[in-house]
Predicted 3D model of a 1508-nucleotide RNA (small-subunit ribosomal RNA) from a metagenome.
Its mean pLDDT, the model's own confidence on a scale to 100, is 84.
Rfam family: Bacterial small subunit ribosomal RNA. Gene Ontology terms of the family: ribosome and structural constituent of ribosome.

RNA sequence: AGAGUUUGAUCCUGGCUCAGGACGAACGCUGGCGGCGUGCCUAACACAUGCAAGUCGUGCGAGAAAGCCCCUUCGGGGGUGAGUACAGCGGCGGACGGGUGAGUAACACGUGAGCGAUCUACCCGACAGUGGGGGAUAACCCAGGGAAACCUGAGCUAAUACCGCAUGUUGCGCCGGCUUGGAAGCCGAGCGUUAAAGCGGGCCUCUCUUUGAAGCUCGUGCUGUCGGAUGGGCUCGCGGCCUAUCAGCUUGUUGGUGGGGUAAAGGCCCACCAAGGCGACGAUCUAUAGCUGGUCUGAGAGGACGAUCAGCCACACUGGGACUGAGACACGGCCCAGACUCCUACGGGAGGCAGCAGUGGGGAAUAUUGGACAAUGGGGGCAACCCUGAUCCAGCAAUACCGCGUGUGUGAAGAAGGCCUGCGGGUUGUAAAGCACUUUCAGUAGAGAGGAAAAGCUUAAGGUUAAUAACCUUGGGUCUUGACGUAACCUACAGAAGAAGCACCGGCUAACUCCGUGCCAGCAGCCGCGGUAAUACGGAGGGUGCAAGCGUUAAUCGGAAUUACUGGGCGUAAAGCGCACGUAGGCGGUUUGCUAAGUCAGAUGUGAAAGCCCCGGGCUCAACCUGGGAACUGCAUCUGAUACUGGCAGACUAGAGUUUGGUAGAGGCAAGUGGAAUUUCCUGUGUAGCGGUGAAAUGCGUAGAUAUAGGAAGGAACAUCAGUGGCGAAGGCGACUUGCUGGAUCAGAACUGACGCUGAGGUGCGAAAGCGUGGGGAGCGAACGGGAUUAGAUACCCCGGUAGUCCACGCCGUAAACGAUGUCAACUAGCCGUUGGGGAUAUUUAAAUCUUUAGUGGCGCAGCUAACGCAAUAAGUUGACCGCCUGGGGAGUACGCCGGCAACGGUAAAACUCAAAGGAAUUGACGGGGGCCCGCACAAGCGGUGGAGCAUGUGGUUUAAUUCGAUGCAACGCGAAGAACCUUACCAGGCCUUGACAUCCUCAGAACUUGUUAGAGAUAACUUGGUGCCUUCGGGAACUGAGUGACAGGUGCUGCAUGGCUGUCGUCAGCUCGUGUCGUGAGAUGUUGGGUUAAGUCCCGCAACGAGCGCAACCCUUAUCCUUAGUUGCCAGCACGUUAUGGUGGGAACUCUGGGGAGACUGCCGGUGACAAACCGGAGGAAGGUGGGGAUGACGUCAAGUCAUCAUGGCCCUUAUGGCCUGGGCUACACACGUGCUACAAUGGUCGGUACAGAGGGCUGCUAACCCGCAAGGGGGUGCUAAUCUCACAAAGCCGAUCUUAGUCCGGAUUGGAGUCUGCAACUCGACUCCAUGAAGUCGGAAUCGCUAGUAAUCGCGAAUCAGAAUGUCGCGGUGAAUACGUUCCCGGGCCUUGUACACACCGCCCGUCACACCAUGGGAGUGGGUUGCAAAAGAAGUGGCUAGACUAACUUCGGAGGUCGGUCACCACUUCGUGAUUCAUGACUGGGGUGAAGUCGUAACAAGGUA
Repeated sequence: AGAGUUUGAUCCUGGCUCAGGACGAACGCUGGCGGCGUGCCUAACACAUGCAAGUCGUGCGAGAAAGCCCCUUCGGGGGUGAGUACAGCGGCGGACGGGUGAGUAACACGUGAGCGAUCUACCCGACAGUGGGGGAUAACCCAGGGAAACCUGAGCUAAUACCGCAUGUUGCGCCGGCUUGGAAGCCGAGCGUUAAAGCGGGCCUCUCUUUGAAGCUCGUGCUGUCGGAUGGGCUCGCGGCCUAUCAGCUUGUUGGUGGGGUAAAGGCCCACCAAGGCGACGAUCUAUAGCUGGUCUGAGAGGACGAUCAGCCACACUGGGACUGAGACACGGCCCAGACUCCUACGGGAGGCAGCAGUGGGGAAUAUUGGACAAUGGGGGCAACCCUGAUCCAGCAAUACCGCGUGUGUGAAGAAGGCCUGCGGGUUGUAAAGCACUUUCAGUAGAGAGGAAAAGCUUAAGGUUAAUAACCUUGGGUCUUGACGUAACCUACAGAAGAAGCACCGGCUAACUCCGUGCCAGCAGCCGCGGUAAUACGGAGGGUGCAAGCGUUAAUCGGAAUUACUGGGCGUAAAGCGCACGUAGGCGGUUUGCUAAGUCAGAUGUGAAAGCCCCGGGCUCAACCUGGGAACUGCAUCUGAUACUGGCAGACUAGAGUUUGGUAGAGGCAAGUGGAAUUUCCUGUGUAGCGGUGAAAUGCGUAGAUAUAGGAAGGAACAUCAGUGGCGAAGGCGACUUGCUGGAUCAGAACUGACGCUGAGGUGCGAAAGCGUGGGGAGCGAACGGGAUUAGAUACCCCGGUAGUCCACGCCGUAAACGAUGUCAACUAGCCGUUGGGGAUAUUUAAAUCUUUAGUGGCGCAGCUAACGCAAUAAGUUGACCGCCUGGGGAGUACGCCGGCAACGGUAAAACUCAAAGGAAUUGACGGGGGCCCGCACAAGCGGUGGAGCAUGUGGUUUAAUUCGAUGCAACGCGAAGAACCUUACCAGGCCUUGACAUCCUCAGAACUUGUUAGAGAUAACUUGGUGCCUUCGGGAACUGAGUGACAGGUGCUGCAUGGCUGUCGUCAGCUCGUGUCGUGAGAUGUUGGGUUAAGUCCCGCAACGAGCGCAACCCUUAUCCUUAGUUGCCAGCACGUUAUGGUGGGAACUCUGGGGAGACUGCCGGUGACAAACCGGAGGAAGGUGGGGAUGACGUCAAGUCAUCAUGGCCCUUAUGGCCUGGGCUACACACGUGCUACAAUGGUCGGUACAGAGGGCUGCUAACCCGCAAGGGGGUGCUAAUCUCACAAAGCCGAUCUUAGUCCGGAUUGGAGUCUGCAACUCGACUCCAUGAAGUCGGAAUCGCUAGUAAUCGCGAAUCAGAAUGUCGCGGUGAAUACGUUCCCGGGCCUUGUACACACCGCCCGUCACACCAUGGGAGUGGGUUGCAAAAGAAGUGGCUAGACUAACUUCGGAGGUCGGUCACCACUUCGUGAUUCAUGACUGGGGUGAAGUCGUAACAAGGUA
């Protein structure tokens, strides 16, 4: 410090998620030791049991028992126990310490001040005093009541208990003076009033003496006062939570006067008077919450938290109350009420763990009913000492942090085993074993500091004193005091011995393979994995990370600049209020002076300790502990500075405004006027239609429409002018005239003197639609009716038509109210238009040019922007103020409130759900977008298919099997260039199991072969012949058989694991790269543009310049010529010969064959074009503009096809999914489709005669002549390994004849019979021949195919495969057309452009209702809780007031005072009733919302989305 995730890719916006830290944690797996911390976060739920606050005999009175001893009259007594125990009176302490966080939004807390408005027991200092009396009462005893708790009555007694008196510096009240800001403080005189307590030790010198008292003295108490210290109380400034869907709150309320009350100010309380006080700087209400030092995190600013430790507060079962006291309204005190629990004799009583342990309960979850007062501290005491669940320790828990260990070295045969493997090996891995060492920790045994200082006793010195007592201080001696603790630390002993796990390994994120599984099981923090080769699931091996722990979960900070103070935004991503005026507030021009609030500097006080940080120290280190420092960014006070801001005072004119004179304008309001047009009505003319549409119909019209002419009525809107022209704040404003009226702008002077800008609330204006009342109503026109369209059509189109549109008045208050751009001000290159005003120049008017100002537009630089774009009218650079935003959906919705007549508007959530939603731009693809262009694409033609019969393929069906594959174009006469057996993969049956085939091993044998029998055959049994080749004599090679196991074998699966091959777009003209340039980038440019071409072909232009794969050319063939060579081909001339034939000699001319060349290149001419490329026409030429044809197929697309050509990964079978054999099947047949053949006839059929090819094949072959057969064919055996021989007669054609329009002399299916050929074999299931038979069919519906010239059409010939078996396929030649105006339309394609919400790319995307399931939520007759307001009732305990009803020791002036009880009033808790508010839960039914697999209906949006 960042990363992942929206997209095909990109940039941005924006959310979600991760990596880090931390924890009072919990859970899962695992677990050796020690140190040091921490440990009910939930039920402030309920508590059994024990303990947690007592102590003092040096305040007081009283005072046992058991036991032991003695005596005894056996009844008892005495001593000791013992002045002990238990109690009581009294004092001090139970207000500390300990717990908890319920309440509390408050002066509760923090911080800083104040008290001139206050208290403070014990402690310290100072001064003074402590005199003299009195009356009671607990305990005790007696009596009584009660179950108990406890109570009542009578009697006795003491005090440091209580009460008077004296004294009283003083205090309090009254008065004066000084001081002070002030009633503080100080000083002074007098009057009134107000205290006390003893106890312990010592001495007998003095006085008195009986013990020894008084006395003296010391100590300790006591009283009064002043001061200190400590600790409280009260007040104030400032600070720290959420919500405005809480906006008004308040009657003791705010203040005053006078009282009461308190330690103390104060409405704290009361009476009276006044009517105030608080609040958008957030009162009041609700919800939540103890606050702080600090803790965690963060670079910081911040954010979250407030366990342990420390400070403060609050509470103590719930609520109320006071008493006592220095201090409480009191955790282990009291009273009352309530709930709960317990005891009870039913009459009454008792209790309060949020002390320490512990129990139940709740919960994911949190410990022992431990030890000790040894230390530290506290209470009491003179002290010893007692008490102390404070505390110190121990126990439990890996709960956190820190430390240590689980060995160390060596050790390659790189062991075994595991895992992987390309089978070679690799890895686990120096890891183990082995060898050599060590012994921390744990274990056993021994030894063993420190935490301890005191106190007590004794003694010395000093203080005190009359004193060597006593007491105090200091020192010496002595005597002891340890819970922890079998501790720390140390030593010895033995032995590697007792001690490693957890998570992860697709990316983020370090770490990879195998097996299993097969969208299953499962994983998952996000993205996402899993549908048969999963590094993502589960296991294993290996690896990575951390380690006595490791992971997960919850919650928190960070990353998140994702609430932005530091540090964000608002044209299109979320976001500028529709517009203005204006209140509060915020901000504010130039200049002078004063001030010193802000600001700055210095000083002082404070900012507790702990913590953090720095430097040291102590535990072996560390955690931990400890000393010092720094820091605590704050607050307060004082002093100083005065630039800026503020305040006060004065001045100025540049902002703002006023006056004067012009100017333009659909600015507003009102009244009036006008013409054109529509409609209606009247009249005339006139006749059959009009109207409307894509086409129609509804509608109107013979009762006279439409059309046309004239007239009248009425309403609404104002053509042309008209213009990115004008005006207005916006909405908006358009005929003309008049009146009233707002604003703007220009010019020049004068005046005022900051009067300004913005603007939360507020107020006003505010299109259309809508609402109310009353008018008006021509046209248009929601709703509605009808007609069409359509599958439907509640729409689009048409005919009608009501509200409305118009006017007046009043509401509504919203719009894509848009420049999607708040208002104001300043600054920042230019150029061009246009509207209004001013000025200047030259000029003949008109006008032009230049300049200035106010508007309004276009382009453009810098700059900005994610880009698009904006660019002086900013989205640039700045300032001021306001508004608004914080992922998408839910939702601008619900509830609440406000407004409205209503419709609705404003304000405005949450649950739940998703990992995106979105902006701009890019490349594609697509469009019922556009432009240009091409193609047998259409059109123009010719011939077909679709109808018939047959052939063939496919689907379907059937079957034991009908093997498998191919399935839109691009499967279907396809793989198959040829299924009777074989092929053959399928089925049935019969057989084989190292196998039909390959390699290796062992043994045997030549190999091989004849025949017989059985069987369907495979096969089996028997049988005949046969001993080979090489040799270094060991053997070897080949072959056969048997055996063993490695293995063979598989047309079994996966073409979606693959190679190769192929199809298709498409022989379409495209597809890319390097460098450069542009862009943040994806990308663009080049490749676009202007021409041209069959072509990205070429030319020109151009931030591009070049290049590659394609195109073209090079190749083959064909068309012409030349040359060369002539056999098997040829034969002109010469010769021979034949009935005839290049048959022969010969020839090399021609044809032809096959080598080599030539030729064609827009080369030439004219025109067009841009002087180009090129095109058009022409000449020449065999051929002319790529001459015709072929081969040749760019980058890629379709997970296209093929595992059954072949190859191949993985999986599967292994006496079978392999192999062999026989038979069957692939040839089935209600049907459907494709491709063909033959036809339907006269351009024809039949018969006869007759002419002319090309290209091929041939030795397991083609086969001649000749003979036979009607023929298929048979016989025959010549020639030919082929320019020689042969297949082999080409057919259409031509010349004749016949048929005469018919189911025929057309057509030939089907069937019967007879044959031929091939073959082991033609039954299933071949082809052909002959005779006979003679079906459908008379030119084919919708639809659809091919073809542009030697083409279509038509005619025959050949070949491959093949024993045989073409109507198929591939070739060959013969005859040989028609048409193309043209590119509107259909299909396909190319280029450019445009839109896009598509990118699996339109076979795309996507919306809503309905149906089903689940989830949360609103309404809801209500119902049940909580909290609370108001108005009442009620009134315990208590306090205060009043009262003289009862009782009453001290004092008394004898009257009383005082006290206690009682009565009553006031206040008041619980409680009750009524009525509201608010919140939570629940509720039949109901509303919408969200999510869900492939449901239903339509197709609203995205392209002109088919009605923008």
About this RNA
The RNAcentral record of the sequence draws on SILVA.